[in-house]
Context: one part of a larger RNA
């Protein structure tokens, strides 16, 4: 070191966790919201009335379910397959461009008509859905009228390295949506901003010469289509041109980058997590909508593959959180909450976020603590090792005495993370006939915690539940007994074992490390 195996394993805090199979995926969530755009609208349950069987009214409730409309789904999560590439990373351009919401300045906003769902009815299907006819509203779609606008043509002016800048004159075309609690808050054209984008660019970063020639949209003009936009981006015709040992083409391998990890530094490795950038969403291909997609949880077409079927025909897409088989030496719960940070909608109340916060699991990793702390032998107990049999060692180590209470267990208290919004009350400010009421601004109360009764804190108990691993020839700290006998074994090199082995295996004693040891793997 994102590990992983063997032994061992007490607490806590922070990170981390599929590196193989871009292998398949049961199940449940992961992106919806707005009734202050619109039209429609139940039931169940309760009460009441009744001809007592039903019906009827009243609440439910203008609530759910559901349509039409708008914004959102192009964010946010995931994976690294492709890719050797303007992909990245860096410098510049853009006079060749776009840009919803959000800001900031100007100006608008008059009048009309038809339809589609949802409903209703009728019909077809196993289903998935679907076709017919009727009814209906809108910020939904159309027309008039209405311009500063926008094309085209043409003059005329300007300024660069270059006009698709700027004025003028003709023609063509082209706007607006209402809601409201009357504050507001949307609509329309149109300058400017931010912020984000798209396209161009010098230069920069793999390995192959056992790859040496490569190329027909190929290189380059002219028109032409396209596109927010230059351009062979695409066509038509013309011309033969472009590339190239300063390594083209070709073949391998990789996502890049900020950084990471080693080192004194140069340099090597490497690109988990964290952030920025591209790419990709079973595989390939496409193109709608839209400011944005050629678009993970849209849509169309192939192809595999799974599943439903009444055989006509459907449906599906976990590299989102979780889980499941599978591969593997390996890698975590189908857990809580929107309480906070952030995101979408909405005037807001709120609604929705497997983003996010947090619990769980794993000694994966780093830190941090604890397994007691002091006294205790002129009998150094007992055992157990050894012995020249006298003793040495284990060793103050136990045992014993005296404390402490880290952690445990038990109780008790108990948190910061919480600021806002909203309501109520009170003060001011504009507006207003008004000291309603709505509004903006202050002020005070009241509301909102997933994790959690958690972290700490107090009190009580008790040394009480808490050490292992590898290792002792040299390199290298650390020696002795016995068994073994070129056997069984060691082992990173070097070497050990063939009867006295400090090197094998046990015992004893010792050395280092320590909730870890030790091993293999890979990297300096």
């Nucleotide at each position: 070191u994102g590990a992983a195996c063997g032994c061992u394993g007490g607490c806590g805090g922070c990170g981390u966790g599929c590196u193989c199979a871009a292998c398949a995926c049961a199940u449940g969530c992961a992106a919806g919201u707005c009734g202050a755009a619109c039209g429609a609208g139940a039931a169940a349950g309760c009460u009441c009335c009744u001809u007592c069987u039903g019906g009827g009214a009243g609440u439910g409730a203008g609530u759910a379910c559901a349509g039409u409309g708008g914004c959102g789904a192009a964010c946010g999560g995931g994976u690294g397959c492709g890719u050797a590439a303007c992909a990245c990373g860096u410098u510049g351009g853009u006079g060749a461009c776009c840009u919803g919401c959000c800001u900031u300045g100007a100006g608008g906003a008059g009048g009309g008509g038809g339809a589609c769902a949802a409903c209703c009815g009728u019909g077809g299907g196993a289903a998935a859905c679907c076709a017919c006819g009727g009814c209906u509203a809108a910020u939904a779609c159309c027309c008039c009228g209405g311009a500063u606008g926008u094309c085209u043509a043409a003059a005329c002016u300007g300024u660069u390295a270059g006009a698709g800048g700027g004025u003028u004159u003709a023609g063509a075309c082209u706007a607006a949506a209402a809601c409201u609690u009357c504050g507001g808050u949307g609509c329309c054209u149109u300058g400017g901003g931010a912020g984000g984008g798209g396209c161009c660019u010098g230069c920069g970063g793999g390995c192959u010469a056992u790859c040496a020639g490569c190329u027909a949209g190929u290189u380059g003009g002219u028109g032409a289509g396209g596109u927010a936009a230059a351009g062979g981006c695409u066509c038509a015709c013309c011309a033969a041109g472009g590339c190239g040992a300063a390594g083209a083409c070709g073949g391998c391998u990789a996502g890049g980058g900020g950084g990471c990890g080693u080192g004194a530094g140069a340099g090597c490795g490497c690109g988990a997590a964290c952030c920025c950038c591209c790419a990709c969403a079973a595989u390939g291909g496409a193109a709608c909508u839209g400011a944005g997609a050629c678009a993970c949880g849209g849509u169309c077409c192939a192809u595999a593959c799974u599943c439903c079927u009444a055989c006509g025909g459907g449906a599906g897409g976990c590299a989102g959180c979780a889980g499941u088989g599978a591969g593997g030496a390996a890698u975590a719960u189908u857990g809580c909450c929107c309480a906070a940070u952030g995101g979408g909608g909405g005037a807001a109340a709120c609604c929705c976020u497997g983003a996010c916060g947090c619990a769980g699991c794993a000694a994966c990793g780093c830190c941090g603590c604890g397994u007691g702390a002091c006294c205790g032998a002129u009998u150094g107990a007992a055992g157990c090792u050894u012995u020249u049999a006298g003793g040495a060692g284990u060793g103050u180590a136990a045992a014993g005495g005296u404390c402490u209470g880290u952690c445990g267990u038990g109780a008790a208290g108990g948190a910061a993370g919480a600021a806002a919004u909203g309501a109520u009350c009170c003060g001011a400010g504009a507006a207003u006939a008004a000291u309603a009421a709505g509004u903006u601004c202050g002020g005070a109360u009241c509301u909102u915690g997933a994790c959690g009764g958690u972290a700490c804190u107090u009190c009580a108990c008790a040394a009480g539940c808490a050490a292992g691993c590898u290792c002792c020839g040299g390199c290298u700290a650390a020696c002795u007994u016995c068994g073994u006998g070129c056997c069984a074994g060691c082992a990173g090199c070097c070497g050990c074992g063939g009867u006295a082995a400090u090197a094998c295996g046990a015992g004893g004693g010792g050395a280092g490390c320590a909730a870890g040891c030790g091993u293999u793997g890979u990297c300096c």